[in-house]
Molecule: transfer RNA
Organism: archaeon
RNA sequence: GAGGCGGUAACUCAGCUGGGAGAGUGCUAGACUGAAGAUCUAGAAGUCGUGGGUUCAACUCCCACCUGCCUCA
Numbered sequence: 001g002a003g004g005c006g007g008u009a010a011c012u013c014a015g016c017u018g019g020g021a022g023a024g025u026g027c028u029a030g031a032c033u034g035a036a037g038a039u040c041u042a043g044a045a046g047u048c049g050u051g052g053g054u055u056c057a058a059c060u061c062c063c064a065c066c067u068g069c070c071u072c073a
Base pairs, nucleotide, nucleotide: 001072002071003070004069005068006067007066010025011024012023013022019056027043028042029041030040031039049065050064051063052062053061
């Protein structure tokens, strides 16, 4: 220098063919317990890497850029 894959909650990740942003763990509160753990119930937590474009509508499609990994030169 060229190409490919990834970036979504504090962490690990899902999100199909464009229309509701989600799961598990963790966190907070409650129930239970002598107390804790475990278990159960409820809740909070997101500029979907950044900036543009297309569209009535974008995590999703297009372009550029940032960043991690891999391959080639």